[in-house]
RNA sequence: GCGGGUAUCGUAUAACGGCUAUUAUGUGACCUUCCCAAGGUUAAGACACGGGUUCGACUCCCGUUACCCGCU
Numbered sequence: 001g002c003g004g005g006u007a008u009c010g011u012a013u014a015a016c017g018g019c020u021a022u023u024a025u026g027u028g029a030c031c032u033u034c035c036c037a038a039g040g041u042u043a044a045g046a047c048a049c050g051g052g053u054u055c056g057a058c059u060c061c062c063g064u065u066a067c068c069c070g071c072u
Base pairs, nucleotide, nucleotide: 001071002070003069004068005067006066007065010025011024012023018055027043028042029041030040031039048064049063050062051061052060
């Protein structure tokens, strides 16, 4: 330099172009308990960045960034 892949709550993970973006775990509050652990209820928390297509984009297209793999 060229080609391919990945990027989603703190972590891991799902989502056919269409509902308030899923689940587990972690965190906060409450319930339960003499206390701890375990259990229950509930809350907050994410689509890498910039454009385009579309009535509508995590999803399709282009570019950028970071990481991974291969070639030279």